[in-house]
Molecule: transfer RNA
Organism: Clostridia bacterium
RNA sequence: GGACGCUUAGCUCAGCUGGAAGAGCACUCGCUUGACGUGCGAGUGGUCAGGGGUUCAAGUCCCUUAGCGUCCA
Numbered sequence: 001g002g003a004c005g006c007u008u009a010g011c012u013c014a015g016c017u018g019g020a021a022g023a024g025c026a027c028u029c030g031c032u033u034g035a036c037g038u039g040c041g042a043g044u045g046g047u048c049a050g051g052g053g054u055u056c057a058a059g060u061c062c063c064u065u066a067g068c069g070u071c072c073a
Stems, first nucleotide, its partner, number of pairs: 001072007010025004019056001027043005049065005
């Protein structure tokens, strides 16, 4: 220098064919316990890496930038 993949909650990851964002763990509160833990219930938390475009509508499609990874030279 070239090709490909990844970037979504604090962490690990889903999200199909575009219809408007979820799970587990963690965290907070409540119940339970003499207390802790476990268990059960509820809740908080997201510029979907940045920018632009297409569309009535974008996490999803297109372009571009950045970071990380793999391969080729």